Predicted 3D model of a 465-nucleotide part of an RNA (small-subunit ribosomal RNA, 3' major domain) from an uncultured bacterium.
The full RNA is in RNAcentral, with records from ENA, Greengenes and SILVA.

Context: one part of a larger RNA
């Protein structure tokens, strides 16, 4: 000087407390451990791994296993030689395919006609490797933490390591600002500048809206600055109350992550040193596996019902996507869906009458039920070369566990939690209950900082560095 303390002081954070909804019990989905397996590819492992890489495992993907092939190779560059019925198309035959095989058809560019180029074949250099090392690395990322810190120049003090500044008194979300001070300044952070949203004005309005407007769309401005008033305060920074205002003291949200820590993560995104491999650790194909199942954990979905389930009627969104696409009207089917093909590269058409919870009426009457929907059977639909392993959807039938969950544990302070649906990416299809967004309905509670966890500043102790 740091680090640490079941030392002290001050302060903060959904950290506790106060509340609301959960998880932990059940069934199912997904991930992981373990076990099994020919293989169940690999990585991630306290917080900060476990709906994570994976924004889509039937084949492909695919890296794993079995079997069958190829060996200058699926792909790149260079050199040498060869090649005219050459390149290319490729029948018969073997085969699961890949591959082997080779009948038949059959080219191109330049030329000084010697040949050259492209292609093909042979050979040599080499290619290839999701093989190892993230403890050799770059890049990127997580985390402490959007915490308020981390440093430098000159000066001063100290033999020196170093200190001072950055400590102190106030204040703030903030090393934010004020005052003081052997310090005076400065840099990276904080804040502001950027984007969205809340109010108003102006301009332009198509394809919006029932008719010439401006809901809306998309551009430019205005507006908020403790600016005004009172109180408190060192009459400083500021705190508190009020007015006006759509909004008040950072209005709400996002992007933005200092110096560093964890030899944190990633050689399988990419790049890359070294090592290893080269008829195999490369590469192609068929099939299987990544989907196994006594069990254990993590994250979710659906429930256990009457604030509910069923039936009938009825109301109101926003974000988005669309040409190998979205697909209307009409017709068929109980339905999934089929037919049909208008319109639309889309403020025009369409997904989509775009919603659901909601509201109105009726039924059920506390029951393993008209709750709950797992599981299973049958019959169908769709995608796709192909749904056995191993897809989704529909109809009928079947109706399991489950009556609110032990110890423990998670999220959330407002348009938030909770509840409700909608859209998108990936994608042929989909195991999405995931993820990323969007709107609808819309709470409760915070006395307070003693305690648990994490963090900041000062100080103290130390057999620690």
């Nucleotide at each position: 000087u740091g680090a640490c303390g079941g030392g002290g002081g001050c302060c903060c954070g959904c950290a506790c407390a106060a509340g609301c909804a959960g998880c932990g019990g059940a069934g199912c989905g997904u991930g992981u451990g373990g076990u099994u397996u020919a293989a169940u590819u690999c990585g991630a492992u306290g917080c900060g791994a476990c709906g994570c890489g994976a924004a889509g495992a039937a084949c492909c993907u695919u890296a794993c296993c079995c079997a069958g092939g190829u060996u200058u190779g699926a792909c790149a560059u260079g050199c040498a030689c060869g090649u005219a019925g050459u390149a290319g198309u490729g029948a018969a035959g073997c085969g699961a395919a890949a591959g082997c095989g080779g009948a038949a058809c059959g080219a191109c560019c330049c030329u000084u006609c010697g040949g050259g180029g492209a292609g093909c074949g042979u050979g040599c250099a080499c290619a290839g490797g999701u093989g190892c090392u993230g403890c050799a690395u770059g890049g990127c990322u997580g985390u402490c933490g959007u915490c308020a810190g981390c440093u430098c120049g000159u000066g001063u003090c100290g033999u020196g390591a170093g200190a001072u500044g950055u400590u102190g008194g106030g204040u703030u979300a903030a090393g934010u600002c004020c005052c003081g001070c052997a310090a005076c300044g400065a840099g990276c952070g904080c804040a502001a500048c950027c984007c969205c949203u809340g109010u108003g004005a102006c301009u332009a309005g198509u394809u919006a809206c029932a008719a010439g407007u401006g809901u809306c769309u998309a551009g430019u401005c205005a507006g908020a600055c403790u600016g005004c008033c009172g109180a408190c305060a060192u009459c400083a920074a500021g705190u508190u109350g009020g007015a006006g205002g759509a909004a008040g003291g950072u209005g709400g949200g996002g992007a933005u992550g200092a110096u560093g820590u964890c030899a944190a993560g990633u050689c399988a995104g990419c790049a890359u040193g070294g090592c290893c491999u080269u008829u195999a650790u490369a590469u192609c194909u068929g099939g299987g596996g990544c989907g196994a199942c006594a069990c254990a954990c993590a994250c979710g979905c659906u429930a256990c019902a009457a604030u509910g389930g069923g039936c009938a009627g009825u109301a109101c969104a926003a974000u988005g996507g669309g040409c190998a696409g979205c697909g209307a009207a009409g017709g068929g089917g109980c339905g999934a869906c089929c037919u049909g093909g208008a319109g639309c590269g889309a403020a025009u058409c369409u997904c989509a009458u775009c919603a659901a919870a909601g509201c109105u009426g009726u039924u059920c009457g506390u029951a393993g039920u008209u709750c709950g929907g797992a599981u299973u059977g049958u019959a169908g639909g769709c995608u796709g070369c192909a749904a056995c392993c191993c897809g989704c959807c529909u109809a009928c039938a079947u109706g399991a566990a489950g009556c609110c969950g032990g110890a423990g544990u998670u999220g959330c302070u407002a348009g938030u939690a909770a509840c409700c649906g909608c859209a998108g990416g990936u994608c042929a299809g989909c195991c999405a209950u995931a993820c990323u967004g969007c709107g609808g309905u819309g709470a409760a509670u915070a006395c307070g900082u003693u305690c648990c966890c994490g963090g900041g500043c000062c100080u103290u102790g130390u057999a620690c560095a």